[in-house]
RNA sequence: AGAGUUUGAUCCUGGCUCAGAGUGAACGCUGGCGGCGUGCUUAACACAUGCAAGUCGAACGAGAACGGAUUAUAGCUUGCUAUAAUUGUCAGCUAAGUGGCGCACGGGUGAGUAAUAUAUAGAUAACCUGCCCUCAAGAAAGGAAUAACAGUUGGAAACGACUGCUAAUGCCCUAUAUGCCUUUAAUACAUAAGUAUGCAAGGGAAACGCUUUAGUGCUUGAGGAUGGGUCUGUAUGGUAUCAGUUAGUUGGUGAGGUAAUGGCUCACCAAGACUAUGACGCCUAACUGGUUUGAGAGGAUGAUCAGUCACACUGGAACUGAGACACGGUCCAGACUCCUACGGGAGGCAGCAGUGGGGAAUAUUGCACAAUGGACGAAAGUCUGAUGCAGCAACGCCGCGUGGAGGAUGACACAUUUCGGUGCGUAAACUCCUUUUAUAUAGGAAGAUAAUGACGGUACUAUAUGAAUAAGCAUCGGCUAACUCCGUGCCAGCAGCCGCGGUAAGACGGAGGAUGCAAGUGUUAUCCGGAAUCACUGGGCGUAAAGCGUCUGUAGGUGGCCUAAUAAGUCAACUGUUAAAUCUUGAGGCUCAACUUCAAAAUCGCAGUCGAAACUAUUAGACUAGAGUAUAGUAGAGGUAAAGGGAAUUUCCAGUGGAGCGGUGAAAUGCGUAGAUAUUGGAAAGAACACCGAUGGCGAAAGCACUUUACUGGGCUAUUACUAACACUCAGAGACGAAAGCUAGGGUAGCAAAUGGGAUUAGAUACCCCAGUAGUCCUAGCUGUAAACAAUGGAUACUAGAUGUUGAACAGAUCGACCUGUGCAGUAUCAAAGCUAACGCGUUAAGUAUCCCGCCUGGGAAGUAUGCUCGCAAGAGUGAAACCCAAAGGAAUUGACGGGGGCCCGCACAAGCGGUGGAGCAUGUGGUUUAAUUCGAUGCAACGCGAAGAACCUUACCAGGGUUUGACAUGAUACGAAUUUCUUUGAAAAAAGAAAGUGCCGUUUGGAGCGUAUACACAGGUGGUGCAUGGCUGUCGUCAGCUCGUGUCGUGAGAUGUUGGGUUAAGUCCCGCAACGAGCGCAACCCUUGUUUUUAGUUGCUACGAAAGGGCACUCUAAUGAGACUGCCGGUGACAAACCGGAGGAAGGUGGGGAUGACGUCAAGUCCUCAUGGCCCUUAUAGGUGGGGCUACACACGUCAUACAAUGGCCGGUACAAAGGGCAGCAAACCCGCGAGGGGGAGCCAAUCCAUCAAAGCCGGUCGUAGUCCGGAUCGCAGUCUGCAACUCGACUGCGUGAAGUCGGAAUCGCUAGUAAUCGUGGAUCAGCAUGUCACGGCGAAUACGUUCCCGGGUCUUGUACACACCGCCCGUCACACCAUGGGAGCGGGUCUCGCCAGAAGUAGUUAGCCUAACCCGCAAGGGAGGGCGAUUACCACGGCGGGGUUCGUGACUGGGGUGAAGUCGUAACAAGUAACC
Repeated sequence: AGAGUUUGAUCCUGGCUCAGAGUGAACGCUGGCGGCGUGCUUAACACAUGCAAGUCGAACGAGAACGGAUUAUAGCUUGCUAUAAUUGUCAGCUAAGUGGCGCACGGGUGAGUAAUAUAUAGAUAACCUGCCCUCAAGAAAGGAAUAACAGUUGGAAACGACUGCUAAUGCCCUAUAUGCCUUUAAUACAUAAGUAUGCAAGGGAAACGCUUUAGUGCUUGAGGAUGGGUCUGUAUGGUAUCAGUUAGUUGGUGAGGUAAUGGCUCACCAAGACUAUGACGCCUAACUGGUUUGAGAGGAUGAUCAGUCACACUGGAACUGAGACACGGUCCAGACUCCUACGGGAGGCAGCAGUGGGGAAUAUUGCACAAUGGACGAAAGUCUGAUGCAGCAACGCCGCGUGGAGGAUGACACAUUUCGGUGCGUAAACUCCUUUUAUAUAGGAAGAUAAUGACGGUACUAUAUGAAUAAGCAUCGGCUAACUCCGUGCCAGCAGCCGCGGUAAGACGGAGGAUGCAAGUGUUAUCCGGAAUCACUGGGCGUAAAGCGUCUGUAGGUGGCCUAAUAAGUCAACUGUUAAAUCUUGAGGCUCAACUUCAAAAUCGCAGUCGAAACUAUUAGACUAGAGUAUAGUAGAGGUAAAGGGAAUUUCCAGUGGAGCGGUGAAAUGCGUAGAUAUUGGAAAGAACACCGAUGGCGAAAGCACUUUACUGGGCUAUUACUAACACUCAGAGACGAAAGCUAGGGUAGCAAAUGGGAUUAGAUACCCCAGUAGUCCUAGCUGUAAACAAUGGAUACUAGAUGUUGAACAGAUCGACCUGUGCAGUAUCAAAGCUAACGCGUUAAGUAUCCCGCCUGGGAAGUAUGCUCGCAAGAGUGAAACCCAAAGGAAUUGACGGGGGCCCGCACAAGCGGUGGAGCAUGUGGUUUAAUUCGAUGCAACGCGAAGAACCUUACCAGGGUUUGACAUGAUACGAAUUUCUUUGAAAAAAGAAAGUGCCGUUUGGAGCGUAUACACAGGUGGUGCAUGGCUGUCGUCAGCUCGUGUCGUGAGAUGUUGGGUUAAGUCCCGCAACGAGCGCAACCCUUGUUUUUAGUUGCUACGAAAGGGCACUCUAAUGAGACUGCCGGUGACAAACCGGAGGAAGGUGGGGAUGACGUCAAGUCCUCAUGGCCCUUAUAGGUGGGGCUACACACGUCAUACAAUGGCCGGUACAAAGGGCAGCAAACCCGCGAGGGGGAGCCAAUCCAUCAAAGCCGGUCGUAGUCCGGAUCGCAGUCUGCAACUCGACUGCGUGAAGUCGGAAUCGCUAGUAAUCGUGGAUCAGCAUGUCACGGCGAAUACGUUCCCGGGUCUUGUACACACCGCCCGUCACACCAUGGGAGCGGGUCUCGCCAGAAGUAGUUAGCCUAACCCGCAAGGGAGGGCGAUUACCACGGCGGGGUUCGUGACUGGGGUGAAGUCGUAACAAGUAACC
């Protein structure tokens, strides 16, 4: 520090995800040791049991349990033990009690609390403070009780009642008091209520107690220290779908109350107080130092440790006290639990352990007061679950170990393998060594300054033993380090994201290996980071999410220039504080580290003091450049109101006229003989204003257009004068605001939602047509929205130009119009710099800057639900969540596509000729059938295709009968030469047997070859996968395209070149051009054909010749040349390329034909030609055999051949080819047969011989338009040939038979010249079989105006939501399943609030009843003061009744939403997708 993921690829926007660090964690697997820490995050749920706060006899009475002392007795060891009694002046003690101090600390928890809290800085001149310290003064004289105790008595208990006795440092009265407290005259000082001094009046203390005489305690006052109370500033969550809140409320006067200020409380008076800088309400939450993350700024968090606060079963209350409204105190109410004799009582673990419960989850009912600290005490000491330690837990951090060195034939096993090897791997074994740890034994601390050690016989040390006791977890497709085999087969499963799995899975499971970390390792959860993804640092808003429809304007924010002052902001210095711990740095101590100690630094804040004065601010005074006013002009569909006008439409009236009109792609509905349309004249009505008219004008926007008038707003230009910053932007607020819509009243010609009818259509609730109502128009209101768009908020300043246009002004020129120029104000088109993801913007900025406002933060759900506001309604404004997805999106690129466009080509259409589709036959396919009808090929590009030839074989299929190392290959052993012939069984395969035969080489062991047998490796497979492959092939297409290097342009994908203007059959060539070149294709080179030279002539030819022979001129053969190149001429063209025409020429513009097939496309075809990886079969899916099948047949399709006839059929005669073939062959002559053919065998291994007569043609004859002398299917009989064999199932011949068919619907195919059509000939395959196929020649046409249309293709351009690429993508209803959610008659719960009732305990007030030691009066009796009880008033908790708000749960039914496999219906959008969108 980044990475993955949207796309065919690219750039951007934008979300999701990952890598890092952390945790009081939990779970899975695993687990050796030690140190230091940490350990109920959930139920502030309920708690059994034990302990957690007591102490003081030096305050007191009292006592005698224990100890002591004394006495007595017993035992005896003669000073000890035991027992009993006595003692209270024991410098021993004490249960219970009175009294003092403590119990308000320490310990726990985080429920409540958004400020009565916390943090920080201040204030207290508005306060208190036990114990402690210092100082000053003092303690005089008295008194009355009471517990304990004793007696009586109630109760189950808890706990009491009465009578009597007694003490104190318990309680009370009086005296004294400079000082103290209250009130206060006066004086001084002064910072705000005041402070200091203080005349006078009034008021109030005490324990001579305790004690070993050292002290210690008591009272009053002053001060200190410590600890608190109260107040103030600032900061410290969310929500505006909480906008108004408040009656003690805000303030005053007086009083009360408090330690103290204060509505803290009360009476009276006033009507205030808080709030958009967020009051009030609701939800959530203890706060901080810190912790964690981060570069930081920030974010999240608030366990352990430390500071503060709050709470103690829930609610309320006070008492005591220095301090509490009190965790282990009291009272009351409530819930719960327990005891009970049923009358009544007891309790509060959020102390330490522990139990139950909840939960994913959190420990021992331990030891000790030895240390530190606390309470009491004079002290010894007692108490202390604070604390110190131990136990449990890998919960975390840190440290250590599980051995070290050597050791290669690189052992075995395992895994893999191309079978050679490779990996594990120096790893092991083995040899030598060590002993941290472990075990055993022995010693043994510091912590303590005299004594005292829980920890603990611990840490540590020594010795002995012996490699001995000690390694796992996760991962291995990319991100992300690490790869193979097997299994599985969209199954099982994985997954953080992308995604993997459908028979070769590096992604699932196992294994081997590897990688990472290591006593741990993975997962889950959560927080920060990455995320600049809320952007202060540090983002955006034309099209990605995002500028309010527009303007006015309040608060607010910002603000021209000069001078002076101030010092709030700002800057600087200093001071205080910022607790400790933590973090950082430097040292020290534990063997190191973690941990810990010391020191330093830091603590960014707040407050104060003294300064500076530039900037901001404030105050005062000036200025004129911003802004505004006045004056003079000026353009304009700016606005409102009124008046007027003509054209057109429709309707009505009248005339003419007479059959249609109208409408459409075509029609129909409709109108019309009751007279339409058309035409002429007249009348009426409403709405809108042609031409001018324009990227012209005006307005804030919406918007504004006939003419005239009235009223009126704003702009622009120019001049001088005036005001003097008066400005800009604006949350809330206000005004305006298209169309549609609503209310009321008018109006209604045309147009026209809805609606009706006619068409179209599969349907057509649409598009088209005929009608037609709201509405459109006016008046008065409402609504308040639009793709209200320039998808671009407003203001100001600056930053090259060019061109057009509008407005007024000025200057020049001119007689003048026109014209030229200048500075302004608008409105447009290009364009520099710059910006931008790109497109594009570009002085009218989307550039450079400043100020202010609005808005955005993934897509969907959704602008929906709910709440609120507005509205008559429709609806508008504000505006979520659950849930689902990993994308959604912008711009541009390359393709592909378009019922987009331009150009061009092709037998593509057109123009022609001949066919197919109809018939019967042949053949192939589908289907059906079958035991099998083997398999493959399936739009063009399967279907006379693989198959250039299925009777057996072929043959792969079927049913039989048979074989198992095999029909075939290699290896081992044994035997036998090989081999041949015969017999039997059998359908054959095969089985059984018989006979003949002994070979070749040789170094004499043997070898080669062949056969048989045996066992195992293996053979074999036309079994599967052409979607694992090679090779080969088809197709687009013989179309003209497809690319590369360098350069240039672009952020990039890519572009350029290859586009453009011409031209060509052609990316063929020329010109131009940021391109210049090159490659594969085109063309040419090759073959053939057309002309010809030369050479050569046998089997060819021959002008000689009867032949032999001669000759090579010609034909021909086959070799070599020539020839054609737009070369020449004319025209057109750009002076080019080229085209048109012509000449010459056998041939003229690639002369004709062939071979030749670029980059690629179709997962095209083929595993059944061949080759080949996985998989499958192995007495069978292999191999052999006879038979059958591939030849079936209601049917459908393709492709041929033959026909339907007279341009013909038949008969007779007669002429002319080319190219191929031939020895298991072609076969002549001749003979036989009607013929197929048979006999025969000359010749020929072929320019020699043979098939071989070519046929159509020509000549003559016949038939005469008919199912025929056409046509030949089908069938019968008789034959021929091939072949072991012609039944299923061959071809041919002869005789006989003589179907359909009379030119073929929709549709469709081929062909542009030696072509179509027509005629015959030959070859391959092949024993035989050809209407197929491949070749060959003979005869030999018609037509092409042309490119509008159909099909295919090329190129340029355009749109795109397509990229599996239009056979694409994709929308909505319905049906089914699941999920979350809204409404909902209601039902249930929580909480808050209002009114009323009620009123425990307690406090305060009152008190006529009852009781009453201290003081007073009184001789006394008694009375008084005061107190208590009771009663009562006020306040008030629980509780009750009723109303309301809010929130949660649930609810028949219901609404939409989301997601699902290949459901249904249509086809709305993307291309001009019937144009789309608002």
Molecule: small-subunit ribosomal RNA
Organism: uncultured bacterium